The part of an RNA shown here (small-subunit ribosomal RNA, central domain) has 350 nucleotides and comes from a metagenome.
The coordinates come from a structure-prediction model, not an experiment, and the mean pLDDT is 89.
The RNAcentral record of the full RNA draws on SILVA.
Context: one part of a larger RNA
RNA sequence: UUGGGCGUAAAGCGCGUGUAGGCGGCCUGUUAAGUCGCGUGUGAAAGCCCUGGGCUUAACCCAGGAACUGCGCGCGAUACUGGCAAGCUAGAGUACGGGAGAGGGUAGUGGAAUUCCCGGUGUAGAGGUGAAAUUCGUAGAUAUCGGGAGGAACACCAGUGGCGAAGGCGGCUACCUGGACCGAUACUGACGCUGAGACGCGAAAGCGUGGGGAGCAACCAGGAUUAGAUACCCUGGUAGUCCACGCUGUAAACGAUGAGUGCUAGAUGUCGCAGGCUUUGACCCCUGCGGUAUCGUAGCUAACGCGUUAAGCACUCCGCCUGGGGAGUACGGCCGCAAGGCUAAAACUC
Repeated sequence: UUGGGCGUAAAGCGCGUGUAGGCGGCCUGUUAAGUCGCGUGUGAAAGCCCUGGGCUUAACCCAGGAACUGCGCGCGAUACUGGCAAGCUAGAGUACGGGAGAGGGUAGUGGAAUUCCCGGUGUAGAGGUGAAAUUCGUAGAUAUCGGGAGGAACACCAGUGGCGAAGGCGGCUACCUGGACCGAUACUGACGCUGAGACGCGAAAGCGUGGGGAGCAACCAGGAUUAGAUACCCUGGUAGUCCACGCUGUAAACGAUGAGUGCUAGAUGUCGCAGGCUUUGACCCCUGCGGUAUCGUAGCUAACGCGUUAAGCACUCCGCCUGGGGAGUACGGCCGCAAGGCUAAAACUC
């Protein structure tokens, strides 16, 4: 509970596509459903309200009026909303020309490094730490040179740089493929916005089947530290991390800020594109559009802060909140192989 809110106090779904629904540009005509006016019928009585009256008064009672904010029907009005018809181009989209980008997928490929194996040189240590020890090493380690195997990740470039709806994306090459931006004309003619359900995507960890396994490393073992040390440090080391297919569906999934549109001072940096100026010139400078940052005016805010990328001024649509604990739990339902997820209380208590 017809209220006020949602950056940090409770509260924006992790993100998208989109159904129903809600909302929707300019102009003309028509209709008259919504809307408005008038009339009429109905809206029982009692009660409430007003006026008057009856019990000595009041409560109570009686009479009249008003009211009953509603609904039906008829006539009328036509600005707005809706329906229908015709049209428009400022919203939206298509075609054309460009350049930017770690956007996605598949295949191939490169070098550095770690580890392991083989061979050479070489000898007593190496490793590790606060200090040590466990550990490795005379069966030749560490170091160094040559060769080989294999897996994973891509130094520099690299940037409050870029791309993507979000999760996220970084060596190089090719192919397939999505989106955005800029420029100029032509075309379609409101085709739009949002979006309950629904459907899809969704880090890490985890699960299933089969591969792979260099490094790292939960669990585990040992060595230390310590009063203890189920830790921090050290030596090892298995799942896992990687690939394919399938599942899971969560997160401080964060800008802790839903999406769209319009309006409201500026300054500075940077990325993409275009135009102008100038020049030997890609530079600088000026202008426009689109991103991304910092500062800041008005305004907002409890403050912090936000401030044309709003948390300002407004509108449309969706989601969500309503004291703390109990509890994101129980029960039920749905989903999942499981782990668990989604939906979601109450008693009791302060």